[in-house]
Predicted 3D model of a 107-nucleotide RNA (SAM riboswitch aptamer (S box leader)) from an uncultured Micrococcales bacterium.
The model forms 97% of the base pairs in the Rfam consensus.
The coordinates come from a structure-prediction model, not an experiment, and the mean pLDDT is 84.
The sequence was found by an Rfam model in a public genome assembly.
RNA sequence: ACCUCAUCCAGAGGGGCAGAGGGACCGGCCCGUUGAAGCCCCGGCAACCGCCCGCCAUCGCGCGGAGAAGGUGCCAACUCCGGCCGUACCAGACGGGAAGAUGGGAA
Numbered sequence: 001a002c003c004u005c006a007u008c009c010a011g012a013g014g015g016g017c018a019g020a021g022g023g024a025c026c027g028g029c030c031c032g033u034u035g036a037a038g039c040c041c042c043g044g045c046a047a048c049c050g051c052c053c054g055c056c057a058u059c060g061c062g063c064g065g066a067g068a069a070g071g072u073g074c075c076a077a078c079u080c081c082g083g084c085c086g087u088a089c090c091a092g093a094c095g096g097g098a099a100g101a102u103g104g105g106a107a
Base pairs, nucleotide, nucleotide: 003105004104005103006102007101008100013042014041015040016039017038021031022030023029025083026082027081028080043075044074045073048071049070052065053064054063055062056060079099084096085095086094087093
């Protein structure tokens, strides 16, 4: 890598270097020389894991809670919207998937 589980309508940006791309893919629509990607510094958000407390016919990858010094992650737009299926007269909308992202587990 692949597999498995959970979550994805909340939240949080300044500076330096750099110099044309970026938003996974495709389509759309956006962001970008009033400075994209990337790297660095500082700051912040959140609470998946860890740490702490409690609960149990079930002792679990369990449930609930606190906190934010540790490990990740994240800080335009709902995962930016759609892509497949369904509801529906169109548009729009809604429900469920796929794909993707992040974390835990397993290997």